[in-house]
RNA sequence: UCUUAUCAAGAAAAGCUGAGGGAAAUGGCCCGAUGAAGCUUUAGCAACCUUCCGCCACGGCGGAAAAGGUGCUACGUCCACCCGCAAAUGCGGAAAGAUAAGG
Numbered sequence: 001u002c003u004u005a006u007c008a009a010g011a012a013a014a015g016c017u018g019a020g021g022g023a024a025a026u027g028g029c030c031c032g033a034u035g036a037a038g039c040u041u042u043a044g045c046a047a048c049c050u051u052c053c054g055c056c057a058c059g060g061c062g063g064a065a066a067a068g069g070u071g072c073u074a075c076g077u078c079c080a081c082c083c084g085c086a087a088a089u090g091c092g093g094a095a096a097g098a099u100a101a102g103g
Stems, first nucleotide, its partner, number of pairs: 001103007012042005020031003026080003043073003048069002050065006077096001082093004
């Protein structure tokens, strides 16, 4: 960098540290000295890879497990910002992003 899938659910404590943070521009809305971000440890969530069972039109589908590889543990991916519908503060989609598996 490309492809595919998913993104409304779920799951936090401690130690170190000390002012920012919620991807990026803008606008909002929030979180933060009752401790942000980061690092470490422990715990947990989930089930992409993985294992087992059943079905199959052989493309997959359903169920179970959680040792291992990742991921994740404020707010819908915090919301809008682009397009469409509706005209109400609504709904759908795209783009971008994140994660996984593969190239």